Predicted 3D model of a 74-nucleotide RNA (c-di-GMP-I riboswitch aptamer) from a Desulfuromonadales bacterium. Of the family's consensus pairs, 100% are formed in the model. Lineage of the source: Bacteria > Pseudomonadati > Thermodesulfobacteriota > Desulfuromonadia > Desulfuromonadales. The sequence was found by an Rfam model in a public genome assembly.
RNA sequence: UCUCGAUAAAGCCAAGCUUCCACUUGGAAGUGCGGAAUGCCACGGGUCUUGUCAAAGACAGCCGGGUUGCCGAA
Numbered sequence: 001u002c003u004c005g006a007u008a009a010a011g012c013c014a015a016g017c018u019u020c021c022a023c024u025u026g027g028a029a030g031u032g033c034g035g036a037a038u039g040c041c042a043c044g045g046g047u048c049u050u051g052u053c054a055a056a057g058a059c060a061g062c063c064g065g066g067u068u069g070c071c072g073a074a
Base pairs, nucleotide, nucleotide: 004072005071012035013034016031017030018029019028020027021026033061039067040066041065043064044063045062046059047058048057049056050055
């Protein structure tokens, strides 16, 4: 360094639920399903929404791909 991923450690993200604010969306607090890429990129597939059926948009916590990247036991 690569592979790999521990009943390790630090930080991070975070579904769902409860309460409050707001009242389509969303925000705060608590809890914590889960994640080493659950960081980023809609490139391929897929799903969802709208639709004048031409198409447009959303989802990176659906799969693949690209790219960057924390920690370090065996």